This is a predicted structure of a 109-nucleotide RNA (SAM riboswitch aptamer (S box leader)) from Metabacillus sediminilitoris. Rfam family: SAM riboswitch aptamer (S box leader). From the family's description: The SAM riboswitch is found upstream of a number of genes which code for proteins involved in methionine or cysteine biosynthesis in Gram-positive bacteria. Of the family's consensus pairs, 97% are formed in the model. The RNAcentral record of the sequence draws on MGnify.
């Protein structure tokens, strides 16, 4: 970089350490009543492993000592397009839904 899948649920009144952090844009938030990060704990079940059912490829379910991941806010909202509705004399502006894009994670190449 490409492909596929998922992204509305879940997860600490702990320790360390100290200033920015939430990818990017515009917002809106979190943060010395100590965020972000690291450790421990936890959550989950993508891969692995074990077990169960179906004759079997395989599928479904359960468990978790392994590899990742995650652990403020829907991926915090938004960014492009379409549809419906409201608004404006027109331009326009707004709301909702759907689909893309971007991003994140896993597995494979």
């Nucleotide at each position: 970089u490409c492909u596929u899948a998922u992204c509305a649920a879940g997860a600490g009144u702990g320790g360390c350490a100290g200033a920015g952090g939430g990818a990017c844009u515009g917002g809106c938030c979190c943060g010395a009543u100590g965020a972000c990060g690291c450790c421990c704990g936890g959550c989950a079940a993508c891969c692995g492993u074990u077990c169960u059912a179906u004759u079997a490829u395989a599928u479904a379910g359960a468990a978790u000592u392994g590899g990742u991941g995650c652990u403020a806010a829907u991926u915090c909202c938004u960014g492009c397009a379409a549809a419906a509705c409201c608004u404006u004399a027109u331009u326009u502006g707004g709301u909702u839904u759907u689909g893309a894009a971007a991003g994140a994670u896993a597995a494979g190449a």